[in-house]
């Protein structure tokens, strides 16, 4: 100088000027959550998806199982996690690094299209061999040579994602973990290392793949959600009780008595409308100090930072900063000057940890690879 690779943080600024929500104060008030002034304070890094975890708050619920459901290398971390850290192990990448649903296939069922002789207790299609053990021939017999028939083999070949371990030697009739070396692999012993797990040493040689099939371990799981939930409480109309009117009216009845129903007040006690709590001081931020590789803990100082409910956080101008375009100038990897455009994604509604999307354009560290100078 080019090319990457891991990780951090900004994501416009001032300034006028018209407006909006909230809180305090203080004036007016028609007493209303009004309205005037003043002084504070008013959107994110994701405030989004709502996709895990959780406080809260109702409502269910002795404990236990069993079904269901969700995790799923291993150990910390955390309130908790399907989240983080640090490693294991396997994969990619020359390399910084990046990726992985990554417990069990030597419990037990199942599944492996198409090809092919066979897809799991192996098999034998072309092919190899002819020791053994039998029948012919050559030949009348014996050798030995060729044939058949009973047998052998799985090394080369083809099939296929995958063919019962991989190379090589030796071996045989041909072959073959049959035997031997080195490699995979599985099982034991010793060592390391909390632990996933690794390194050596031995054995007998070898067990196929799927569990994102069924299913076995292991650990974890009540439902619903702030339109949760409590709480104050009209008008109207029902509902319970009490006075009074009443030596009343109406019904029922041939009439009395009883029954039932009717008027105004007052009071209970439930619900709507509406008002309020939940509502923002928390697993809180932020500077720093110890402990830890680290995720984090823990101790000290500061600081309080929207809280709406038809929902406020906005519009406008004018400078400026990034960034882009053109023109024209120049002492051209470029500087200067005039001009024109220009700031993404996206917006709270109990709150917290977390993931995962989106995002214009820019800033900082840190390491890697490759030329090229000293």
């Nucleotide at each position: 100088u080019g090319a990457g690779u891991g990780g951090g943080c900004c994501g416009g600024g001032c300034g006028g000027c018209c407006g909006c929500g909230g809180c305090g104060c203080g004036g007016c008030u028609u007493c209303g959550g009004g309205u005037c002034g003043c002084g504070c304070c008013g959107a994110g890094g994701a405030a989004a998806g709502u996709c895990c975890g959780a406080g809260c708050u109702c409502c269910a619920g002795a404990g236990g199982g069993c079904a269901g459901g969700g995790u799923g290398c291993u150990u910390c971390g955390u309130a908790a996690c399907g989240c983080g850290a640090a490693g294991g192990c396997g994969g990619g990448g020359u390399g910084a690094c990046c990726c992985g649903a990554c417990g069990g296939a030597a419990a037990g069922u199942g599944g492996c299209a198409c090809a092919g002789a066979a897809a799991a207790c192996a098999a034998a299609c072309g092919g190899c061999c002819u020791a053994c053990g039998u029948c012919c021939g050559c030949u009348a017999a014996a050798a030995g040579c060729g044939g058949g028939c009973c047998g052998g083999c799985a090394a080369a070949g083809g099939u296929g994602a995958a063919a019962a371990g991989g190379u090589g030697c030796g071996g045989u009739a041909a072959g073959a973990g049959c035997g031997c070396a080195c490699c995979a692999g599985c099982g034991g012993c010793u060592u390391g290392g909390u632990g996933a797990c690794a390194a050596g040493c031995c054995g007998g040689c070898u067990c196929g793949c799927c569990a994102a099939a069924c299913c076995c371990c292991a650990c974890c799981c009540g439902g619903a959600g702030c339109a949760a939930u409590u709480u104050c409480a009209a008008a109207u109309a029902g509902g319970g009780g009490g006075a009074c009117u009443a030596u009343c009216g109406a019904g029922u009845g041939g009439c009395c008595c009883g029954c039932u129903c009717g008027g105004u007040c007052c009071c209970c006690g439930g619900g709507u409308a509406g008002g309020a709590a939940g509502c923002u001081g928390g697993a809180g931020g932020u500077c720093u100090g110890u402990g830890g590789c680290g995720a984090c803990a823990c101790g000290g100082g500061c600081c309080c930072a929207a809280g709406a409910u038809g929902a406020a956080u906005g519009a406008c101008c004018g400078c400026c900063c990034a960034g882009g375009g053109a023109u024209g100038g120049u002492u051209u990897c470029g500087c200067c000057a005039u001009u024109c455009u220009g700031g993404a994604c996206a917006g709270a509604a109990c709150u917290c940890g977390g993931c995962u999307u989106a995002c214009a354009g820019g800033c900082c560290c840190a390491c890697u690879c490759a030329c090229c100078g000293c």